Annotation:
The RNA shown here (c-di-GMP-I-GGC riboswitch aptamer) has 86 nucleotides and comes from a bacterium. The coordinates come from a structure-prediction model, not an experiment, and the mean pLDDT is 88. The sequence was found by an Rfam model in a public genome assembly. It matches the Rfam family "c-di-GMP-I-GGC riboswitch aptamer". Rfam links the family to the GO term cyclic-di-GMP binding.
RNA sequence: AACGAUAAAAGCAAAUCAAGAGAAAUCUUGAGACGCAAAGCUAUGGAUCUAAGGAGUUUUACUCUACGAUUGCCAAGUUGCCGAAU
Numbered sequence: 001a002a003c004g005a006u007a008a009a010a011g012c013a014a015a016u017c018a019a020g021a022g023a024a025a026u027c028u029u030g031a032g033a034c035g036c037a038a039a040g041c042u043a044u045g046g047a048u049c050u051a052a053g054g055a056g057u058u059u060u061a062c063u064c065u066a067c068g069a070u071u072g073c074c075a076a077g078u079u080g081c082c083g084a085a086u
Stems, first nucleotide, its partner, number of pairs: 002086001003083002011036002016031006034072001040078003044075003047070003053065005
């Protein structure tokens, strides 16, 4: 350094519920733990979600669109705890 124990110490927190923010996706706080060795951080590439505003049309409904969102979808970048086996 790779790697990742039926190790130790510390940590995060899915679903769900309550309150709040938002047009929505979703987020925040509290409760709660399905899981996580980067489930720390960054929307940089891809992917996915939403469509307020805008645009279009066969116009009162559809379609498109991110400047919105997800890092607990995959990469990439960056920082970091521990040390059995190999």